[in-house]
């Protein structure tokens, strides 16, 4: 970052699996991704379980705990190589 090239990742959504769940994984299937590779330090969002607050099944707030890198910022690395 291009009508290259070689190519790589896979949303929803169906099946299995494991979690209280979010949400993880395998396998079909592709919305789309120039890092949609890796990291959970920032920020945000989602579960959960304590205490508190209130107009008390919505809400706020506070301490734990889980998750989401395809939600943003940040760091680490990688293919090509045209303007």
């Nucleotide at each position: 970052g291009a009508u290259a090239a070689g190519g790589g990742c896979a949303a929803a959504c169906c099946g299995g699996u494991c979690g209280a769940a979010a949400g993880g994984u395998c396998g079909g299937g592709g919305c789309g991704c120039a890092a949609a590779a890796c990291c959970a330090a920032g920020g945000g969002c989602c579960g959960u379980g304590g205490c508190g607050g209130a107009u008390u099944a919505c809400c706020c707030g506070c301490c734990g705990u889980g998750g989401c890198a395809g939600c943003c910022u940040g760091g680490u690395u990688g293919c090509c190589g045209a303007a």
Molecule: c-di-GMP-I riboswitch aptamer
Organism: marine eukaryotic metagenome